[in-house]
RNA sequence: CGAAAUAGCUCAGUAGGUAGAGCAGAGGACUGAAAAUCCUCGUGUCGGCGGUUCAAUUCCGCCUUUCGGC
Repeated sequence: CGAAAUAGCUCAGUAGGUAGAGCAGAGGACUGAAAAUCCUCGUGUCGGCGGUUCAAUUCCGCCUUUCGGC
């Protein structure tokens, strides 16, 4: 100096209008039993503090942490 921080994990998201996928997990179906398969289920102060706005995960500033460059 640049990038990132969102569910248990990996990540989307939005020219500002109260948030989603996959995996994992829970319940059920199926099976003699299990695996596989199918159905249902999200509980998240969107890193923190302020600002702008009717309204901020989204825009602006500072801080913290991580990664990269010089």
Predicted 3D model of a 70-nucleotide RNA (transfer RNA) from uncultured Brevinema sp. The sequence is in RNAcentral, with records from MGnify. Its Rfam family is "tRNA". Rfam classes the family as a transfer RNA. Gene Ontology term of the family: triplet codon-amino acid adaptor activity. NCBI's taxonomy places the organism under Bacteria, Spirochaetia, Brevinematales, Brevinemataceae, Brevinema. The coordinates come from a structure-prediction model, not an experiment, and the mean pLDDT is 81.